[in-house]
RNA sequence: AAGCGACAAGGGCAAACGCUUCCGAAAGGAGCGGGCGCAAAGCCGCGGGUCUAAGAUCUCGGGUGAGAUUAUGACAGCCGGGCUGCCGAA
Repeated sequence: AAGCGACAAGGGCAAACGCUUCCGAAAGGAGCGGGCGCAAAGCCGCGGGUCUAAGAUCUCGGGUGAGAUUAUGACAGCCGGGCUGCCGAA
C1' cells in the first nucleotide's frame, strides 16, 4: 500500500413514526424530534430496477368528468458501477 472487517478505539450517518403557516401536481424532498439499522446507510442518476404522472397523447362521455400510456420528475437505506474516506485485530 492493497485485501479484509474485530465483543477494538474514536467517532459518523439516521429507518419507521411524530411535528412544521416549508418546497412539489404527485412520488418525494427540507427542518426539528426519534433510532430500525448501516463499514461506506459518504458523494455521483452511468446501467438495471422501483415509484409518481404535472405536461403530452389516446379512448369513453352531451358534459365541468373518468380511464390508459408515457419521464423531462423522484428513490443513492433496491442492485450493479464510478469517485473519495476513519481505524488497524485476525
Overview: This is a predicted structure of a 90-nucleotide RNA (c-di-GMP-I riboswitch aptamer) from a Clostridia bacterium. The sequence was found by an Rfam model in a public genome assembly. The coordinates come from a structure-prediction model, not an experiment, and the mean pLDDT is 90.